[in-house]
RNA sequence: GGUCCUUUAGCUCAGCUGGUUAGAGCAUCUGACUGUUAAUCAGAGGGUCCAAGGUUCAAGUCCUUGAAGGACCG
Numbered sequence: 001g002g003u004c005c006u007u008u009a010g011c012u013c014a015g016c017u018g019g020u021u022a023g024a025g026c027a028u029c030u031g032a033c034u035g036u037u038a039a040u041c042a043g044a045g046g047g048u049c050c051a052a053g054g055u056u057c058a059a060g061u062c063c064u065u066g067a068a069g070g071a072c073c074g
Base pairs, nucleotide, nucleotide: 001073002072003071004070005069006068007067010026011025012024013023019057028044029043030042031041032040050066051065052064053063054062
């Protein structure tokens, strides 16, 4: 230098052919349960989906450029 992959909650990830409230598990907090802790059960908070621009009635999803990380080739 070239090709490709990844980027969504504190962490690990899902999100189908673009379609109408952005999700799961773990973690955190609250409550229940009890001699206490743990476990278990119920609930809550937490996101401008890496950045900017474009297409569209509508973008996490498609297109362009950039950034960070990774794999391979030279």
The RNA shown here (transfer RNA) has 74 nucleotides and comes from a Saprospiraceae bacterium. Model confidence (mean pLDDT): 80 of 100. The RNAcentral record of the sequence draws on ENA. Taxonomically the source falls in Saprospiraceae (Bacteria, Bacteroidota, Saprospiria, Saprospirales).